[in-house]
Context: one part of a larger RNA
RNA sequence: GGCAGGGAGUUGGUGUCCGUGGCGAGGUUAAGAACAGAAGCCGAAGCGAAAGCGAAGCCUGCGCAGCUUGCGAGGCAGGUCCGUACUCACGUGCGGCAAGUCACGGGUGCCAUACCCGAAACCGGUCGAUCUAGCCCUUGGGAGAGUGAAAUCCUUCGAAAGGGGGAUGGAGGCUCGCUACCGAUAUUGAGAUUCAAAUCAUUCGGGUCACCUGGGGCUAGGGGUAAAAAGCCAAUCGAGUCCGGUAAUAGCUGGUUCCUCUCGAAAUGUGCGUUAGCUCAGCCUCGCUGGAGACUGGAUACGGGGUAGAGAUACUGAUCAGGCAACCAAGGAUCGAAAGAUCCAGUUACUUUGUCAAACUCCGAAUCUGUGUCCGUCGAAGAAAGCGGGAGUGCGGGAACGGGGUAAGCUCGUUUUCCGAAGGGUAAAAAAACCUGCGUUGGGUUAAGGUCCCUAAGUACCAGUUCAGUGAGAAAAGGUGUCGGCAACCUCAGACAGUGGGAAGGUUGGCUUAGAAGCAGCCACCCUUUAAAAAGUGCGUAACAGCUUACCCACCGAGGUUGUCGGUCCUGAUAAUGGACGGGACUAAACUGGUCACCGAUACCCAACUCGCCGAAAGGCAUGAGGUAGAGAGGUGCGCCGCUGGAGUCGAACGCUGUCCGUAAGGGCAACGGGAUCCAGUGGCGAUAAGAAUCCUGCU
Numbered sequence: 001g002g003c004a005g006g007g008a009g010u011u012g013g014u015g016u017c018c019g020u021g022g023c024g025a026g027g028u029u030a031a032g033a034a035c036a037g038a039a040g041c042c043g044a045a046g047c048g049a050a051a052g053c054g055a056a057g058c059c060u061g062c063g064c065a066g067c068u069u070g071c072g073a074g075g076c077a078g079g080u081c082c083g084u085a086c087u088c089a090c091g092u093g094c095g096g097c098a099a100g101u102c103a104c105g106g107g108u109g110c111c112a113u114a115c116c117c118g119a120a121a122c123c124g125g126u127c128g129a130u131c132u133a134g135c136c137c138u139u140g141g142g143a144g145a146g147u148g149a150a151a152u153c154c155u156u157c158g159a160a161a162g163g164g165g166g167a168u169g170g171a172g173g174c175u176c177g178c179u180a181c182c183g184a185u186a187u188u189g190a191g192a193u194u195c196a197a198a199u200c201a202u203u204c205g206g207g208u209c210a211c212c213u214g215g216g217g218c219u220a221g222g223g224g225u226a227a228a229a230a231g232c233c234a235a236u237c238g239a240g241u242c243c244g245g246u247a248a249u250a251g252c253u254g255g256u257u258c259c260u261c262u263c264g265a266a267a268u269g270u271g272c273g274u275u276a277g278c279u280c281a282g283c284c285u286c287g288c289u290g291g292a293g294a295c296u297g298g299a300u301a302c303g304g305g306g307u308a309g310a311g312a313u314a315c316u317g318a319u320c321a322g323g324c325a326a327c328c329a330a331g332g333a334u335c336g337a338a339a340g341a342u343c344c345a346g347u348u349a350c351u352u353u354g355u356c357a358a359a360c361u362c363c364g365a366a367u368c369u370g371u372g373u374c375c376g377u378c379g380a381a382g383a384a385a386g387c388g389g390g391a392g393u394g395c396g397g398g399a400a401c402g403g404g405g406u407a408a409g410c411u412c413g414u415u416u417u418c419c420g421a422a423g424g425g426u427a428a429a430a431a432a433a434c435c436u437g438c439g440u441u442g443g444g445u446u447a448a449g450g451u452c453c454c455u456a457a458g459u460a461c462c463a464g465u466u467c468a469g470u471g472a473g474a475a476a477a478g479g480u481g482u483c484g485g486c487a488a489c490c491u492c493a494g495a496c497a498g499u500g501g502g503a504a505g506g507u508u509g510g511c512u513u514a515g516a517a518g519c520a521g522c523c524a525c526c527c528u529u530u531a532a533a534a535a536g537u538g539c540g541u542a543a544c545a546g547c548u549u550a551c552c553c554a555c556c557g558a559g560g561u562u563g564u565c566g567g568u569c570c571u572g573a574u575a576a577u578g579g580a581c582g583g584g585a586c587u588a589a590a591c592u593g594g595u596c597a598c599c600g601a602u603a604c605c606c607a608a609c610u611c612g613c614c615g616a617a618a619g620g621c622a623u624g625a626g627g628u629a630g631a632g633a634g635g636u637g638c639g640c641c642g643c644u645g646g647a648g649u650c651g652a653a654c655g656c657u658g659u660c661c662g663u664a665a666g667g668g669c670a671a672c673g674g675g676a677u678c679c680a681g682u683g684g685c686g687a688u689a690a691g692a693a694u695c696c697u698g699c700u
Stems, first nucleotide, its partner, number of pairs: 001700006011112013026042003046053002057080006066071002081096006115255002118252001122245004127240001133219006140212002142209001144176003147172001151168007181206003186202002189200002221237001223233003258635006268281002271278002282393002284390006293378003297375008309363001310361002316357004321352003325348003331344005396419004400414005423436004439609007449599003452584003458596001460595006471586001477571003481568010498555005504528003509523003534549001538547002610625002612621003636689002638686010654673002657670005
């Protein structure tokens, strides 16, 4: 791991509600075998803290069922009245027009172990110092080597105190040391179901001392002992062990056993030593009462609003670049001996231009909302409302629209919606995006989305765009990529581009300069000849020269140049195994606009059936049928008991195989095995259903 068996809402008490039954202004017994008994309990009266006092109804209207169609049990509303407490009083509170009680069954609250398993702990007593800590008594042990304290002797120096040298001597928590013994530094080595619940190897520390050690003894659990690590006290220590209190408690984790049918949530608010929980309300369900309205949506008329947006001599405030005027306190500069003056910067007002605001508004939607009218939806197959029994929930999340934030799979809201608790189709795959709300079976039609192959359906049609595999991820900023629109200008009196020719003279303008001649630099920039030609556009030279341009002519012959707006494409464009439009592939099988077919869901339509709801039935309802927590209803199986009826050696239970019936839990029948018990109906009683709990026991 597997299989088998076991394994969790029980029982008693006491409230409460529902169902069934008995009796009823009464009901009922407790202990006990029974009879008898008649205490007690609940009810029949309330109000008041108490002393205490102490009920009585009647009338009117509306009206459900029903029926005599205006009566009307119950029900609702109003008036009057009664009891009592408070009050001087008025008045206010509670009560008054009588239904209970006992038993059985079921739901649920509380108390008990209280659905089951699970702590760490707390308290009491018990046993422990054969491990280990300290101390006491007693026993044993420590190869060998080194160093050489005090003291003593000899010698020497010194007046002395005292010093030097040499011997002797043998001190020390002295030194070396795998003697023994005790320890345990590093390899963070080996080992790691081990040789071992602390070992093995190498290395390392102490090794005459606060040394090591055998035996005997003492100290005990909030206590001991501790050269102190909260160490150790028998593989157990921030309070030992065992037994008991004990099934401690656990707002926490896990588990909690058959089927079908109807409805079906919440993740919000209040309070809480409260935020892992509970409480009340909200939302779900079941029953009763009730008896006619309820609800959201649309259109329209008349109103409300100051958001989105927008705006700027319409206010407040901010703000770009200027103009103009005034001012000079502080700052900077200049002048002045100073007073002070001038300028810059600055401030204020006006004005032109460009731009902004949650706490600006001359304006101003869409939504929203009030009232009226009309339409719509639900409702006598019983709505709204009320009362009672039972819950669960009180960690939420996504989309859309907003606030905050650089941002977040972030956070806080609003409103419907979706997931949660929702399946099917589409988006390759996918909680919440799009289509669609699902009983069972069969047939058809569509939605979203698609129609070259994988893959059902167009290699469909018309007009364009793209060459980037763009399509099939992205910004600022760029692009004589390409397509289209608009505007201006040039153009057969010849444009644009190209080709051929010309591009001159005064003059090397003057100055400067070593030089300066169109072309270092400064100043000026005239005149002439011309078809045209600069006091020179760019190269170039040391300076000239040379080339070229503007400008002009000729050749050529039809559009050209510039700006701007739009479509599409390109650059910008970088991530870790090789790689993704889902893939193949595609130049359309890409993109834009249009058209007609077809495919495609549990949607829609048709038929049958099951269940639900209504109904006495017949029958009806497709604007009845998804569902977690949960509420309600009906069934299946197991064991035992009472009663009734049966089966079985001509083969019971049980096993196995096959087949049939039931929506299901389940139930029949037959063959074979098996070899002695078993079943049905009805009523009752339950230690009654297994896949999960690191569940328990056994087997394997």